[in-house]
RNA sequence: CAAGUAAACCGGGUGAUCGUCCUGAGAAAUCAGGGAGGAAAGUCCGAGCUCUACCGGGCAGGAUGCUGGGUAACACCCAGGAGGGGUGACCCUACGGAAAGUGCCACAGAAACAUACCGCCCCGCUUGAGCGAGGUAAGGGUGAAAUGGUGAGGUAAGAGCUCACCAGCGGCUGGAUGACCAGUCGGCUGGGUAAACCCCAUCCAGAGCAAGACCGAAUAGAGGGAUGAAAGGACGCCCGGCCUGUUCCUUGGGUUGGUCGCUUGACCCUGAUGGUAACAUCAGGGCUAGAUAGAUGAUCACCGCUCCGCUUAGUCGGAGUACAGAACUCGGCUUACAGGUUUACUUGGCCU
Repeated sequence: CAAGUAAACCGGGUGAUCGUCCUGAGAAAUCAGGGAGGAAAGUCCGAGCUCUACCGGGCAGGAUGCUGGGUAACACCCAGGAGGGGUGACCCUACGGAAAGUGCCACAGAAACAUACCGCCCCGCUUGAGCGAGGUAAGGGUGAAAUGGUGAGGUAAGAGCUCACCAGCGGCUGGAUGACCAGUCGGCUGGGUAAACCCCAUCCAGAGCAAGACCGAAUAGAGGGAUGAAAGGACGCCCGGCCUGUUCCUUGGGUUGGUCGCUUGACCCUGAUGGUAACAUCAGGGCUAGAUAGAUGAUCACCGCUCCGCUUAGUCGGAGUACAGAACUCGGCUUACAGGUUUACUUGGCCU
């Protein structure tokens, strides 16, 4: 200097005029303070909170799936293990079980839970081409995958038949909290697929701020049915217990108003300690929208950033300035984003 990898931050600023929502003061005029994000988006996970008296067991259903830690919790985060990709920094994984069972592996091919098409060897027949019977799975072909792989010996020709080195499987010993790793021994050993059904382990009540509570007002104090634990009672079904007469089921009508919920939080910032880290504890500091047809804005000037033109340079002129707007709150994940800044690391080239 170039090309990469991982992570973090900014993404507009200043002034003036006018306007708008909330809070506080004021009789009022008015004054002071505050006012949309890193994703507010998606509604994909997890919760806080609210309501439905409920508890236990079983079936069905759903979710997760390597190990350990973090967290209120999670399908999230951190650190590891295994497999794979990359020269590397690093990145990816729907990562339990195929020896409980059932399926599927098209086509091609002789054969895909099994087998011999070509070939090789041996015997018989035959002038020869060739035919018959037996052995074989090393070579060739087909295929994503074909009796573990490579090499040597051996054999009629071959084959773990034997041996060496590997892979797989199993036993033993050691290390680790663990996933797993290392060493050694052995029989020689027929696949894959569970984001197929399934098995195993763990977990799961439902509905949701349009939840719900209160005030006010109005209507039809309406009609029908069941009934003494019958019925109802936290997704569906079954069993057991328990609770409720202001009972349950159903048809129809009225209320569309207001207040609360509604913002002090598993909150934010700084420092110290502990931890590889995620994070935890302690100390100090801060209060940062609460609207309800829905505010958080408009105009002007200057500046910042990017691009183009002119100019020796300077300067000047022009154009543009991303994705996008809270609606109970929080922890994540996923997606969108013009431009800019910073840190650490890797590879290549050059110079010293």
Predicted 3D model of a 352-nucleotide RNA (Bacterial RNase P class A) from a Dehalococcoidales bacterium. NCBI's taxonomy places the organism under Bacteria, Bacillati, Chloroflexota, Dehalococcoidia, Dehalococcoidales. Its Rfam family is "Bacterial RNase P class A". It is annotated as a ribozyme. Of the family's consensus pairs, 96% are formed in the model. The gene name in the source record is rnpB.